[in-house]
RNA sequence: GCCGCCUUAGCUCAGCAGGUUAGAGCGCUAGAUUGUGGAUCUAGAGGUCCUCGGUUCGAGCCCGAGAGGUGGUACCA
Numbered sequence: 001g002c003c004g005c006c007u008u009a010g011c012u013c014a015g016c017a018g019g020u021u022a023g024a025g026c027g028c029u030a031g032a033u034u035g036u037g038g039a040u041c042u043a044g045a046g047g048u049c050c051u052c053g054g055u056u057c058g059a060g061c062c063c064g065a066g067a068g069g070u071g072g073u074a075c076c077a
Base pairs, nucleotide, nucleotide: 001073002072003071004070005069006068007067010026011025012024013023019057028044029043030042031041032040050066051065052064053063054062
């Protein structure tokens, strides 16, 4: 350089046929329980769905470009 894959909550990851308000576990906060803590239970907060543009009545999901990450491969030395 070329090709493929990935990017969604603090972390690890789901998500569908394109359709009202985007989810889980862990973590965090509060409460219950406990002599205290842990564990357990309940509730809650937390999101530019990487960016820009396009298609569409409507995009996290489709298309293009870009960015970052990752794997493969080629070239030079």